[in-house]
RNA sequence: AACAGCCGUUAGGGGUGCUCGAUAAUCGAGCUGAGAACAAACCCUUAAUACCUGAUCUGGGCAAUGCCAGCGUAGGGAAAUGGUUGUGAGCGAAA
Numbered sequence: 001a002a003c004a005g006c007c008g009u010u011a012g013g014g015g016u017g018c019u020c021g022a023u024a025a026u027c028g029a030g031c032u033g034a035g036a037a038c039a040a041a042c043c044c045u046u047a048a049u050a051c052c053u054g055a056u057c058u059g060g061g062c063a064a065u066g067c068c069a070g071c072g073u074a075g076g077g078a079a080a081u082g083g084u085u086g087u088g089a090g091c092g093a094a095a
Stems, first nucleotide, its partner, number of pairs: 002087009011045004016039001017031005051076003057070004
């Protein structure tokens, strides 16, 4: 040089459900969760923890719901750079 781990910066990707009031708009309350659409928040960025597809799926549970588990080491899925630590090739007589 290069490779690997961790952290940061910038840029980017993603989801926002169920029930009730009372229901169409809007608002409020309850449930799970990091997050249930403005939070200018949360999570994730090469990936065996973001998220999507399969899925109007299967089993369990709940007032109900991707609520839990399976599917799932599945297929797809959004990057550049700086710092630090470790390993460390090559060049050089050596430093």
About this RNA
A computed fold for a 95-nucleotide RNA from a Syntrophobacteraceae bacterium, annotated as TPP riboswitch aptamer (THI element). Rfam family: TPP riboswitch aptamer (THI element). Its family is annotated with thiamine pyrophosphate binding in the Gene Ontology. About the family: Vitamin B(1) in its active form thiamin pyrophosphate (TPP) is an essential coenzyme that is synthesised by coupling of pyrimidine and thiazole moieties in bacteria. The organism belongs to Syntrophobacteraceae, within Bacteria.